This is a predicted structure of a 506-nucleotide part of an RNA (small-subunit ribosomal RNA, 5' domain) from an uncultured bacterium.
The full RNA is in RNAcentral, with records from ENA and SILVA.
It matches the Rfam family "Bacterial small subunit ribosomal RNA".
Context: one part of a larger RNA
RNA sequence: GAUAAACGCUGGCGGCGUGCGUAAUACAUGCAAGUCGAACGGACCGCUUUCGGGUGGUUAGUGGCGGACGGGUGAGUAACACGUAGGAACCUGCCAUACCGGAGGGGAAUAACGGUGGGAAACCAUCGCUAAUGCCGCGUACGCUCGUGCUGGGGGACCAGCGUGAGGAGAGGUGCCGGGGAACUGGUGCUGCCGGAUGGGGGGCCUGCGUCCCAUUAGGCUGGUUGGUGGGGUAACGGCCUACCAAGGCGAUGAUGGGUAGCCGGUCUGAGAGGAUGAUCGGCCACACUGGGACUGAGAGACGGCCCAGACUCCUACGGGGGGCAGCAGUAAGGGAUUUUCCGCAAUGGGCGCAAGCCUGACGGAGCGACGCCGCGUGAGUGAUGACGCCUUUCGGGGUGUAAAGCUCUUUUCUCGGGGAAGAGGCAAGGACGGUACUCGGGGAAGAAGCCUCGGCUAACUACGUGCCAGCAGCCGCGGUAAUACGUAGGAGGCGAGCGUUAUCC
Numbered sequence: 001g002a003u004a005a006a007c008g009c010u011g012g013c014g015g016c017g018u019g020c021g022u023a024a025u026a027c028a029u030g031c032a033a034g035u036c037g038a039a040c041g042g043a044c045c046g047c048u049u050u051c052g053g054g055u056g057g058u059u060a061g062u063g064g065c066g067g068a069c070g071g072g073u074g075a076g077u078a079a080c081a082c083g084u085a086g087g088a089a090c091c092u093g094c095c096a097u098a099c100c101g102g103a104g105g106g107g108a109a110u111a112a113c114g115g116u117g118g119g120a121a122a123c124c125a126u127c128g129c130u131a132a133u134g135c136c137g138c139g140u141a142c143g144c145u146c147g148u149g150c151u152g153g154g155g156g157a158c159c160a161g162c163g164u165g166a167g168g169a170g171a172g173g174u175g176c177c178g179g180g181g182a183a184c185u186g187g188u189g190c191u192g193c194c195g196g197a198u199g200g201g202g203g204g205c206c207u208g209c210g211u212c213c214c215a216u217u218a219g220g221c222u223g224g225u226u227g228g229u230g231g232g233g234u235a236a237c238g239g240c241c242u243a244c245c246a247a248g249g250c251g252a253u254g255a256u257g258g259g260u261a262g263c264c265g266g267u268c269u270g271a272g273a274g275g276a277u278g279a280u281c282g283g284c285c286a287c288a289c290u291g292g293g294a295c296u297g298a299g300a301g302a303c304g305g306c307c308c309a310g311a312c313u314c315c316u317a318c319g320g321g322g323g324g325c326a327g328c329a330g331u332a333a334g335g336g337a338u339u340u341u342c343c344g345c346a347a348u349g350g351g352c353g354c355a356a357g358c359c360u361g362a363c364g365g366a367g368c369g370a371c372g373c374c375g376c377g378u379g380a381g382u383g384a385u386g387a388c389g390c391c392u393u394u395c396g397g398g399g400u401g402u403a404a405a406g407c408u409c410u411u412u413u414c415u416c417g418g419g420g421a422a423g424a425g426g427c428a429a430g431g432a433c434g435g436u437a438c439u440c441g442g443g444g445a446a447g448a449a450g451c452c453u454c455g456g457c458u459a460a461c462u463a464c465g466u467g468c469c470a471g472c473a474g475c476c477g478c479g480g481u482a483a484u485a486c487g488u489a490g491g492a493g494g495c496g497a498g499c500g501u502u503a504u505c506c
Stems, first nucleotide, its partner, number of pairs: 001505003005502005012376006018369002020334001025332003029329003034065003039062002042059007072287003082210006090203003095199003099196004104138001106136002113128006144167010172191008212259003220250003225247008262284004266277004289310005312323004340366001342365003348362001349360004379409004389400004413447001414443006423433001450495005455476003461490005471478002
């Protein structure tokens, strides 16, 4: 000098930050991921009706998209985990493009629902009916996939061109205008769907270099181990896996083992070199009660999905079930120590939706804590050879001290009252914060100062008490009867809404 600090004494206001470093301990309660009726069939409730129907709303289920983002934590990890510079054998939902094509014709189911039955519950069985942008054949096939012939290029894997064979798609919805009694149908707009191309953004993989301590870890380590061939597997290269063959591979330039640790941009310090560190913010990684596993999907081996095992915990009718805050609040525990079970989706951003909109503890705000930084205030002027009090004294005096009182002012802040935002986009409406910031007027010096130190280092001295006692102390050292070093008082010095102490780093 610095701090995510804590403790002691003290404490007026504002702005901006910041707040479990310990038990990756256990968690009551609420909320944190839904959305679409313009994909679909029902059910229910309104309005209307010429009783055929029309129209509006709600949504349990099917279906689609999202739940792989956003948010948390740092346990593990010494590793291609991270940083940096490169590489080739890859994938990519949504998005973009005055891009190239397609959207033909059929079928079978199933939830909801209804019937029956079982169960304490969680939930389940069976029979029957039904729809779709759900599912399955058929047809069609572009610059798609796989094979094959020729030509050209290349050392080769392979690439390009021209042929040829095989394979692979799909879905509709809705606004408006017509026709029709209706089912339906024509035109047009919007949107959605299928195959492909290009791009953007995202991701998987490989490599060089860099990245802590211990040799009291070395005649050391290694069996899919190192390499090859065939095969398998993956989106993709590869011992990634497998069979066979060879016997290799790493190591004092530190292998292997042990310990410790998320990495970085940065942060602190320092003239720099360096040292230390990795809170908040940003990038990457890993994890989600512990261990294992796959499924779905463009993407996960998935925090608020599934299955199995385990520990813990809860319900139970004892047969069987439920749960996972390292999301936001909050509780207990641990600890020197770390906040509200707050408001709002108004803004920014995200998911879904044509949209209206819905959801969003992301986020925007408010609350609490002097925890930090910064700013402001606690009044200003005048006022005696100088009140009182207190301290001291050589008893003359000296100090506190213009300090107070008194007089003259001011009102930042405070308080009361009035006005009152920006943040909100073509128009109108719409603001959690918030009647906040800001501003005008009234009132009144009014409501606002402490902490540490005073032997030397080190700025600031006397008196009394105590008597190697009580105590102080960072080092040197003070205290045994005049202690500037202990305690108290007066005074003084330093800093100031803080001041000291402790801890840690340079």
The coordinates come from a structure-prediction model, not an experiment, and the mean pLDDT is 85.